[in-house]
RNA sequence: AUCAGAGUAACUGGUCCUGCGUUAAGUGUUGCACCAUGGGAUGUCGGGUGCAAACGAACACUUGUGUGGCGGUAGGAGCAGUGCGUCCGCUGAU
Repeated sequence: AUCAGAGUAACUGGUCCUGCGUUAAGUGUUGCACCAUGGGAUGUCGGGUGCAAACGAACACUUGUGUGGCGGUAGGAGCAGUGCGUCCGCUGAU
């Protein structure tokens, strides 16, 4: 020098545990603001948080205040899969 490769934030799908809601919060959608994002720099058609708006739901049995459901529900554990554009760095080969 050339070629090849690894690694983030995080996301997705099962399983298990503990909750929340069912008196509708949450999830999802849109907009705005902010934040964090391979080892370094920069950055987003990716991620997160907050606010706002529109939309919008499955309860049943019980009286043991509990049981079974329901919600594109929250957190955790573990498994599997996916996962940096550019420059530098790292690993390997020549």
THF (Tetrahydrofolate) riboswitch aptamer from a Mollicutes bacterium, 94 nucleotides, folded computationally. Of the family's consensus pairs, 94% are formed in the model. It matches the Rfam family "THF (Tetrahydrofolate) riboswitch aptamer". About the family: Tetrahydrofolate (THF) riboswitch was first reported for Ames et al. as an RNA motif in 5' untranslated (5'-UTR)regions of folate transport and biosynthesis genes in Firmicutes genomes.